Model confidence (mean pLDDT): 79 of 100. This is a predicted structure of a 115-nucleotide RNA (SAM riboswitch aptamer (S box leader)) from uncultured Marinoscillum sp. It matches the Rfam family "SAM riboswitch aptamer (S box leader)". Rfam links the family to the GO term regulation of gene expression. The RNAcentral record of the sequence draws on MGnify.
RNA sequence: UUAUCGAGAAAGGCAGAGGGAUUGGGCCCUUUGAAGCCUUGGCAACCUUUCCAGACGAUCAAGUCCGGAUUUCGGUGCCAAUUCCCAUCAUGGCAGUGUUGUCAUGUAGAGAUAA
Numbered sequence: 001u002u003a004u005c006g007a008g009a010a011a012g013g014c015a016g017a018g019g020g021a022u023u024g025g026g027c028c029c030u031u032u033g034a035a036g037c038c039u040u041g042g043c044a045a046c047c048u049u050u051c052c053a054g055a056c057g058a059u060c061a062a063g064u065c066c067g068g069a070u071u072u073c074g075g076u077g078c079c080a081a082u083u084c085c086c087a088u089c090a091u092g093g094c095a096g097u098g099u100u101g102u103c104a105u106g107u108a109g110a111g112a113u114a115a
Stems, first nucleotide, its partner, number of pairs: 001115005010040005018029003023087004041079003046075002050069003054065003083110001089106007
C1' cells in the first nucleotide's frame, strides 16, 4: 500500500489467577482451572500446488488480470461471544421547551491477519 474481518474450527499435559489489544464505559469468560508454554488435532483458503472458464495480448504463443474448483508437500494465521459491544460523523425514528438522551442503519478512527 492492497484485500478481508456477522462464517468456520479443541482435546491432553505443565502451570496457578487472571483474561477478552490499549484508555473509559458496558457486558462476559474463568479454581467445573485464566494468561503463558508444550503435544496432538482441526478450521480456513492469504501465499503456494494442480485443473477449468473468461478478458487483455490485433491471430497463435509467452505473459498479465479476474473468477471458480482442489487442499498434495509446504509458509503464515486462526480455533468463546461480530474485531464481544459502544466511543467520530451523517441520516432517520422516539422522548424532551432547549444545548440532550435513546434506538436503527451507514461510516470514520483504532486494531488484527495476509500478500